[in-house]
Description: Predicted 3D model of a 136-nucleotide RNA (c-di-AMP riboswitch aptamer (ydaO/yuaA leader)) from Blastococcus sp. The model forms 90% of the base pairs in the Rfam consensus. The RNAcentral record of the sequence draws on Rfam and Ribocentre. The prediction has a mean pLDDT of 76.
RNA sequence: ACGAAGCAGGCGCCCGGGCCGGGGACCCACCGCAGCAAUGGGGUGAAGCACGACCGGAACGCGAGUUCCGGUCGCGCCGGGCGAGUUCCCCGCCCGAACCCGUCAGCUAACUCGGUAGGCGGUUGAUGGAGAACAG
Numbered sequence: 001a002c003g004a005a006g007c008a009g010g011c012g013c014c015c016g017g018g019c020c021g022g023g024g025a026c027c028c029a030c031c032g033c034a035g036c037a038a039u040g041g042g043g044u045g046a047a048g049c050a051c052g053a054c055c056g057g058a059a060c061g062c063g064a065g066u067u068c069c070g071g072u073c074g075c076g077c078c079g080g081g082c083g084a085g086u087u088c089c090c091c092g093c094c095c096g097a098a099c100c101c102g103u104c105a106g107c108u109a110a111c112u113c114g115g116u117a118g119g120c121g122g123u124u125g126a127u128g129g130a131g132a133a134c135a136g
Stems, first nucleotide, its partner, number of pairs: 002016002006013002018116006028106001040104001041101004048077002051074010078096006
């Protein structure tokens, strides 16, 4: 954004379709054992990864230090939006959040659950208001 009956009377409630997302078999994938510290793990979404510096925490070490995790900053790669019919490339300007589940979930047919809000911009028309300039 669309559709039908009913309810409601203000915006709507409810049901369905379309679109989107979650759970959920065989097969496939994952899965050696034990111990310690540290943030258990997972989903929607573009919202990730690596390196370096600083700070904090933990473990090991006689010590120098090493390793892991978290936060901030820098940098690189990568991902996303816009650039006015559409697509690709280049370039330019920006974004890389937030929320949810609740100890639990790989994929997954049948089956099953949920969402369909909010915000911004353009064009046209109507109405109203404010200010400035000029003239008198």